[in-house]
RNA sequence: AGAGUUUGAUCAUGGCUCAGAUUGAACGUUGGCGGCAGGCCUAAUACAUGCAAGUCGCGCGGAAACGAUGGGAGCUUGCUCCCAGGCGUCGAGCGGCGGACGGGUGAGUAACGCGUAGGAAUCUACCCAGUAGCGGGGGAUAGCCAGUGGAAACGCUGAUUAAUACCGCAUACGCCCCACGGGGGAAAGGGGGGGGGGAAAGGGGGGGAUCUUUUCGGAGACCUCUCACUAUUGGAGGAGCCUGCGUUGGAUUAGCUAGUUGGUGAGGUAAAGGCUCACCAAGGCGACGAUCUAUAGCUGGUCUGAGAGGACGAUCAGCCACACUGGGACUGAGACACGGCCCAGACUCCUACGGGAGGCAGCAGUAGGGAAUAUUGUGCAAUGGGGGAAACCCUGACACAGCCAUGCCGCGUGUGUGAAGAAGGCUCUAGGGUUGUAAAGCACUUUCAGUAGGGAGGAAUAAGCAAGGUUAAUAAACUUUCCGGAUUUGACGUUACCCACAGAAGAAGGACCGGCUAAAUCAGUGCCAGCAGCCGCGGUAAUACUGAUGGUCCGAGCGUUAAUCGGAAUUACUGGGCGUAAAGCGCGCGUAGGUGGUUUGUUAAGUGGGAUGUGAAAGCCCUAGGCUCAACCUAGGAACUGCAUUCCAAACUGGCGAACUUGAGUACGAGAGAGGAGGGUAGAAUUCCUAGUGUAGCGGGGAAAUGCGUAGAUAUUAGGAGGAAUACCAGGGGCGAAGGCGGCCCUCUGGCUCGAUACUGACACUGAGGUGCGAAAGCGUGGGGAGAAAACAGGAUUAGAUCCCCUGGUAGUCCACGCCGUAAACGAUGUCUACUAGCCGUUGGGGAGCUUGCCUCCUUAGUGGCGCAGCUAACGCAAUAAGUAGACCGCCUGGGGAGUACGGUCGCAAGAUUAAAACUCAAAUGAAUUGACGGGGGCCCGCACAAGCGGUGGAGCAUGUGGUUUAAUUCGAUGCAACGCGAAGAACCUUACCAGGUCUUGACAUCCUGCGAACUUACUAGAGACAGUUUGGUGCCUUCGGGAGCGCAGUGACAGGUGCUGCAUGGCUGUCGUCAGCUCGUGUCGUGAGAUGUUGGGUUAAGUCCCGCAACGAGCGCAACCCCUGCCUUUAGUUGCCAGCAGUUCGGCUGGGCACUCUAGAGGGACUGCCGGUGUCAAGCCGGAGGAAGGUGGGGAUGACGUCAAGUCCUCAUGGCCCUUAUGCCUGGGGCUACACACGUACUACAAUGGACGGUACAGAGGGUGGCGAAUCCGCGAGGUGGAGCUAAUCCCAAAAAGCCGUUCUCAGUUCGGAUUGGAGUCUGCAACUCGACUCCAUGAAGGCGGAAUCGCUAGUAAUCGCAGAUCAGCAUGCUGCGGUGAAUACGUUCCCGGGCCUUGUACACACCGCCCGUCACACCACGAAAGUCAGCUGUUCCAGAAGUAGUUGCGCCAACCCGCAAGGGAGGCAGGUGCCCAAGGUAUGGUUGGUAAUUGGGGUGAAGUCGUAACAAGGUAGCCGUAGGGGAACCUGCGGCUGGAUCACCUCCUU
Repeated sequence: AGAGUUUGAUCAUGGCUCAGAUUGAACGUUGGCGGCAGGCCUAAUACAUGCAAGUCGCGCGGAAACGAUGGGAGCUUGCUCCCAGGCGUCGAGCGGCGGACGGGUGAGUAACGCGUAGGAAUCUACCCAGUAGCGGGGGAUAGCCAGUGGAAACGCUGAUUAAUACCGCAUACGCCCCACGGGGGAAAGGGGGGGGGGAAAGGGGGGGAUCUUUUCGGAGACCUCUCACUAUUGGAGGAGCCUGCGUUGGAUUAGCUAGUUGGUGAGGUAAAGGCUCACCAAGGCGACGAUCUAUAGCUGGUCUGAGAGGACGAUCAGCCACACUGGGACUGAGACACGGCCCAGACUCCUACGGGAGGCAGCAGUAGGGAAUAUUGUGCAAUGGGGGAAACCCUGACACAGCCAUGCCGCGUGUGUGAAGAAGGCUCUAGGGUUGUAAAGCACUUUCAGUAGGGAGGAAUAAGCAAGGUUAAUAAACUUUCCGGAUUUGACGUUACCCACAGAAGAAGGACCGGCUAAAUCAGUGCCAGCAGCCGCGGUAAUACUGAUGGUCCGAGCGUUAAUCGGAAUUACUGGGCGUAAAGCGCGCGUAGGUGGUUUGUUAAGUGGGAUGUGAAAGCCCUAGGCUCAACCUAGGAACUGCAUUCCAAACUGGCGAACUUGAGUACGAGAGAGGAGGGUAGAAUUCCUAGUGUAGCGGGGAAAUGCGUAGAUAUUAGGAGGAAUACCAGGGGCGAAGGCGGCCCUCUGGCUCGAUACUGACACUGAGGUGCGAAAGCGUGGGGAGAAAACAGGAUUAGAUCCCCUGGUAGUCCACGCCGUAAACGAUGUCUACUAGCCGUUGGGGAGCUUGCCUCCUUAGUGGCGCAGCUAACGCAAUAAGUAGACCGCCUGGGGAGUACGGUCGCAAGAUUAAAACUCAAAUGAAUUGACGGGGGCCCGCACAAGCGGUGGAGCAUGUGGUUUAAUUCGAUGCAACGCGAAGAACCUUACCAGGUCUUGACAUCCUGCGAACUUACUAGAGACAGUUUGGUGCCUUCGGGAGCGCAGUGACAGGUGCUGCAUGGCUGUCGUCAGCUCGUGUCGUGAGAUGUUGGGUUAAGUCCCGCAACGAGCGCAACCCCUGCCUUUAGUUGCCAGCAGUUCGGCUGGGCACUCUAGAGGGACUGCCGGUGUCAAGCCGGAGGAAGGUGGGGAUGACGUCAAGUCCUCAUGGCCCUUAUGCCUGGGGCUACACACGUACUACAAUGGACGGUACAGAGGGUGGCGAAUCCGCGAGGUGGAGCUAAUCCCAAAAAGCCGUUCUCAGUUCGGAUUGGAGUCUGCAACUCGACUCCAUGAAGGCGGAAUCGCUAGUAAUCGCAGAUCAGCAUGCUGCGGUGAAUACGUUCCCGGGCCUUGUACACACCGCCCGUCACACCACGAAAGUCAGCUGUUCCAGAAGUAGUUGCGCCAACCCGCAAGGGAGGCAGGUGCCCAAGGUAUGGUUGGUAAUUGGGGUGAAGUCGUAACAAGGUAGCCGUAGGGGAACCUGCGGCUGGAUCACCUCCUU
């Protein structure tokens, strides 16, 4: 620091995902040791049991228990009991101090709760310091005792008693209160004088004189020390209160507030204060977010991050709050109190049913909840706390131990050597490779664990003792020396650590290996099982599943899940955007706010600098030190970016003051304009009405029909009525903020521009809320209504047609008034200001110049086009910016759900506005690129159409296919490009199929062993394969061992398979298409995919050639080179030929000849070469000459890059899979030949251009020895006989046919046609039944030229005629060749089909056989509504009123003090009564939130279903936006708008 993922590819936008770090974690799996940390995140749920706060006898009365001592009794002679508070001690009690700390938890709390910085009107036990005291009295009460109630808890009554308990009195410097006067002061207040008020407690130690008392033991006074005590001042620490600033979301919470805000007075508090009350005033808070609501303890800090930030608030530390839930006070220095009290509530427990008890969010522990979190441990040794004079006691604080890999850190599981590269595993191209120096073996070491022994430190400034000092003095407190000496205290602990012993001995796993991401192979599986963080793997060769081997990464751990930050510049302060990707409000005016021109003075709020205080400690960072290191710990420093106070500076911003004119505005004079409102008016046109003329149609359309018309339409003439809109001018011209505005005239009115002066003096810009305007449609009321026209009706179209088209037609469209407030309200571009090359138009104004013009130049305000820099993802923008900057506002943050739901506001309604979530996907999107496609365009070609000729489709038959049938009807081929195709030939064979019968190393190949020559004759059983018997035969080579070949038998390796997969393949083939295309190198352009070249202008059959050109060249294709054919020459003449000569049996037959034909070799010839025209001086085209042939002469072979997973595993080859007494092999028979039917391709016909009969003529190319087979004879014929000749220019097949010359038939189901059937034969063949061909006789079907539709062909072609060949025993209407006869037509490229090039649109890229929309049906999911219903929170009303505190009352009762001789009274108190307030509870009615619900609504997802085809191309009616109506559904239609519409034309403008 980045990476993967949208696309065929690209760039951008944008989301999703990954790699990192972290955790109080959990789960899976594995697990050796130690150190240091951490350990209920959930149910603030409920809790059994034990412990967690006591202590003081040096405060008191005392003595229940224990012990000692003394005495006594009993005796079981060492025990029990009794006595003695005299002793150590001490239960219970009174009293003091502490239970307000420590410990837990985070429910509540959005708050002065917390953090930080300040403040003034306060309190403070214990502690420290100062000052002054501590005198003298009184009356009670618990305990104990007696009685008594109760189950218990717990009481009640009586008697008696003490205090450092309680209450008076005295005294009181200081302290508190009150009043008055004087002085000073701004005030608060301070000082002095006067009056009034308020304290106390004793305990312990020591002591020598003196005194008192005495039960003679002592006790006390007195002195002294000490601990307590009282009053008061100050301090320290602690606590309370107030303030500035900071402190989470939601506006779908916008208004809240009556003690509310302030004042005066009073009360109350420790203390300021509406804290409370009376009265007065009407305030206070709030868009800088009040109130309400949801969530939440806050902080130091922790995690992450480069930082800024973001998330969190466990452990440790500070603060707060809480203690079963709610309320309340008491005590106290401190509480409204976790282990205190009272009441109410819920729950649990005890009960004798009357009544009682309890509160683990202390430490352990239990149940429950949960994915999940430990021992009912040891000790007060240390640190700290409470009490005490102290010893000491208490302390689940704390120190330790136990459990847990929960985390961090450290260590170990051995080290060296060791190649026969062992065995085994895996793999393999069979050689090897790898595991791998790894192991074994050999030589060493002993950390840790184990056993045994030794052994620090945590322990002392403690206690006690000694000395000094103090005291009258010992002592104590205190201080000092730590000088000196002695004694004692350890939970951890079998401590750390050290040493010894033995032995490699006891100690390695987890995840991953397709890319991201380090690391791959084999087997199994076969869209199954499964994997998956994202992309995605798996449908028979899976590096992606599972296993194995190997490898990679970590390592006592490793993975997974969850969570946070990061990456994410994906909320952008640092650090993003808004023309088209998400995103500029429809447009103005304007409030708050933000920002603001020039000069100068002042101030010091911002700003900059210095200083001071604070920013707790811990943590982070740095430097040292201590544990062997580290983690960890200790110390010091730095830092804590903050806040506050103070001083200095004055540039900039702000405040205040003074000035200025350039921003802005005003005045004056001109100008242009569909700017707005109202009123009037004009002509053209449509329609209607009236009248005339006139007659049969009109109208409409792709074609029609509905409709109108003989009751007179349409047409035409005249007159009239009425409404709406204003042709031409008219123009990317004008005006307006936008919406928008168009005849002419008048009235009123807004804005703009120009010119020259004068004036004001920053008056400005933007603008959240607010307010106004705002197309069309729509709504309300009232008018109006010509045309056109949602809805509606009818007619067409159509499979349907709720559409497009047609005929009608209502609302509305128009006017007035009032609503609505939205549009693709668009430049998809907010407003304002400044700056930044040019050129050309156009509108309005001004100026200058002359050459006075339809002139030129300058300037200003608009409005357009092109273009540089720059910007942009690109397209593009470019002074009218999307450039460079500034000011302010608005808006965006993946797609869908959704601009939807709910709530609010507005509206008469329609609806508008504001505006989510659940859920779901890994994309959605922009621009550009290459293709493909278009019922887009341009150019061009082709038997593509057209022009022609002949067919198919109808009949019969042949053949192939489908289907059906069958035991089997073997298999394959399936639009063109399967279907007379593989098959150039199924009776057996072929043959792969079926039902039977056999064989199992096999019918065939190689190897091994044994035997035998090989081979063969005959007979028998059998359908045959085959089985049995039998005959003949002993071969060849030899180094004599044997060998070769063949056969038989045996064994196992193996053979064999037309079994599967053509979607694993090779090869071959078809097709686009013999179409003219397909590419590369270098260069250039572009961010890039790519482009250029290859496009353009011409031309060609052609990317053929020429010209031009940021291209220059090249390759595969085209063409040519090859073959056949057309002309000529030459060479050569047998089997070919015969002109001339001779012969002849008249046949080139013979001699002879090679001239000709021909044969087959070699050459020539044709190249736009020549001429004319045309064309760009080109390529070429047109015409002509010559020539056998003329522009590729004709035909063939030849098939670019590629497409179709095209065809073929059944030609062959081949991977993998499958069968192996069978899916192999042999065999006889059957089947492939079936037959209601459908299709393809042929043949023959339907007749006279013909049939029949007779005669007669002319080919080419082939084939032939297992063959062709002549003549002859026989048969009506098929054929038979025969065997000449021929291994072929010699012989044979072989007759060519149409044709020509005659005769006949005369338009009919025929003398056409020949199917079908009967009979008789021939040939081939082991064999013609299933199932051959042919012949003869007889029979004589359909069929009279073929519907829709469709095929071939452009010249020696179509059509027509026959001949030959391959296959083949036989079998052709098929196929492949051959020649004979031999046409018609092509104007032309509009249309159909296919193709090529350019261009355009695209939502397609599996590429239009594409993509894709909505309803409906089914399944699942989340959400909304909903009669209701349940629950939580909360407001208001009233009732109620426990406990409790003020207040009040004075019925009852009462020891201290006062009066009084007493009785009694007073003060005061106790318990009552009452009582403001108030918790729970209740009543009524609201608000709000959540759950649930019959039913219902849309949404999402789903392999696939139904109906249509709305969108993407002009998507077949261009699409979309707003609105209204309609319709199964996409949608359709009306009105207005937009281009984000193709094509053509026109107009305007620009460039060259």

The prediction has a mean pLDDT of 83.
Predicted 3D model of a 1552-nucleotide RNA (small-subunit ribosomal RNA) from an uncultured prokaryote.